[in-house]
């Protein structure tokens, strides 16, 4: 980094260093000196792997990500429906884009 597949409506700290940013990209709309990013510990889940109970499947949590505001924080393309002078409102489908697992 490209490809193939699951998942994304739940869960999770008034800790510690740090010191102005952060929410993917774009428009919004939020978060932040009552302290942002990013280290550490603490946590949450349970995709790999491990145990454990005959299989299906459930359950454990010291292993390997991972993830710890807002639904993937919302919309971005397309279809219904609705509602109307314009702005609009709801469903679903998809695109991007996270993360696992397996490929090359």
């Nucleotide at each position: 980094c490209u490809c193939u597949u699951a998942u994304c409506a739940a869960g999770a700290g008034c800790g510690g260093c740090g010191g102005a940013g952060g929410g993917a990209c774009u428009g919004g709309c939020c978060c932040g000196a009552a302290g942002a990013a990013g280290c550490c510990c603490g946590g949450c889940a349970a995709c790999c792997g491990g145990c454990a109970c005959g299989a299906a499947g459930u359950g454990c949590a010291a292993g390997g990500u991972g993830c710890u505001a807002a639904u993937u924080c919302c919309a971005g393309c397309a279809a219904a429906g609705c509602a109307g002078u314009a702005u609009g409102c709801u469903u679903u489908g998809g695109a991007a884009g996270a993360u696992g697992a397996g490929a090359g």
A computed fold for a 104-nucleotide RNA from Aneurinibacillus danicus, annotated as SAM riboswitch aptamer (S box leader). Its mean pLDDT, the model's own confidence on a scale to 100, is 86. NCBI's taxonomy places the organism under Bacteria, Bacillota, Caryophanales, Paenibacillaceae, Aneurinibacillus.